[in-house]
Molecule: Iron response element II
Formats: sequence, C1' cells, structure tokens
RNA sequence: UAAUUAUCGGGGACAGUGUUCCCCAUAAUUU
Repeated sequence: UAAUUAUCGGGGACAGUGUUCCCCAUAAUUU
C1' cells in the first nucleotide's frame, strides 16, 4: 500500500424477489 473472505449490518441498482451486482461499516487472514 493492496487484496481476499465473512456478516441475523445499512443503502442503492437490476429485474421480478436473488445461488445477482455495487458502495459503506465491522472483523479476520495474506502480502
């Protein structure tokens, strides 16, 4: 400095109610 994952969290978009996406926050891990 960056990335990844998770969340009984918040908001939005899409479309048609999600085995989706984006952002924020928190925590952990890696370098």